[in-house]
Molecule: transfer RNA
Organism: bacterium
RNA sequence: GGCCAGGUGGCGGAAUGGCAGACGCGCACGACUCAAAAUCGUGUGAGGCAACUCUUGGGGGUUCAAGUCCCCCCCUGGCCA
Numbered sequence: 001g002g003c004c005a006g007g008u009g010g011c012g013g014a015a016u017g018g019c020a021g022a023c024g025c026g027c028a029c030g031a032c033u034c035a036a037a038a039u040c041g042u043g044u045g046a047g048g049c050a051a052c053u054c055u056u057g058g059g060g061g062u063u064c065a066a067g068u069c070c071c072c073c074c075c076u077g078g079c080c081a
Base pairs, nucleotide, nucleotide: 001080002079003078004077005076006075007074010025011024012023018064026044027043028042029041030040031039045054046053047052057073058072059071060070061069
């Protein structure tokens, strides 16, 4: 340099162009216990008192609607040279 795969909450990791974040871990609170562990329940992206707004590596485009499709760039891994 060329080709291919990937980048999503604190972490792992799903999502056919149609409620963004399933599921798991972690965390917070509660139940249980003399107390803890285990187990169970509720909650858990960010901002905001709320209404609401923002959010899938960065920028732009297509579309009524984009994590998903198209273009450029950045980063990671693999293969080839």